[in-house]
Order: sequence, then structure tokens, then C1' cells
RNA sequence: UUCUUAUCAUGAGAGGUGGAGGGACUGGCCCGAUGAAACCCGGCAACCACUGUACAGGCGUACAGAAGGUGCCAAUUCCUGCGGAUGACGAUCAUCCGGCAGAUGAGAA
Repeated sequence: UUCUUAUCAUGAGAGGUGGAGGGACUGGCCCGAUGAAACCCGGCAACCACUGUACAGGCGUACAGAAGGUGCCAAUUCCUGCGGAUGACGAUCAUCCGGCAGAUGAGAA
């Protein structure tokens, strides 16, 4: 980097360094010197691994625990981008469903 698969409406500091940017991309709309990114500390969660119990007894499944490997800590993945349904029809708009894209974990090449 690519592929497969699961999840994406919860949660997380009024700390230090740092200095202008950030929210993937498009169009919006936001956040930011009452200090952005980044780093450190702190925290949240529990995907994998681990422990226990029950079932199964070959792989495993469910629940609980604990936090070793990740991850995460404005706004639903901030909204939206393609298709469909409903609101009588068209436009627009709203709601819902699916898809695309993206993020993260696990596995594979």
C1' cells in the first nucleotide's frame, strides 16, 4: 500500500511546552491569541491479547474482571457529495433507508 471483516448517536482536563492553524477530501458550516497543529502529562473506552465463570468440548460462544498492544478525548464519522422511499406532481426542502468515501481494530497478501 491492497484485500477481508467488525464498529462508528455513548465517554474523555478551566494541566505544561508550543506558537497558527485545524475539523481527511468537495461544497457548507464551524473551532482557534479567552490561544490551533504538534509534543508531554492526564483521562475515556474496551477492538486484540490476558484471567475467571457458564455452555461447548476440535476450533469456539456468552458474561464478568483487569488494563499488556492499539485506539480515542468540539459539533452523529459536524453536515453534505451517489441512489431510493415518503411528504399528491416539478423545483426546492425535510425525514428515513441503502451506497460511496473516511477512521479505528483484527486477520491476510
Molecule: SAM riboswitch aptamer (S box leader)
Organism: Alkalicoccus luteus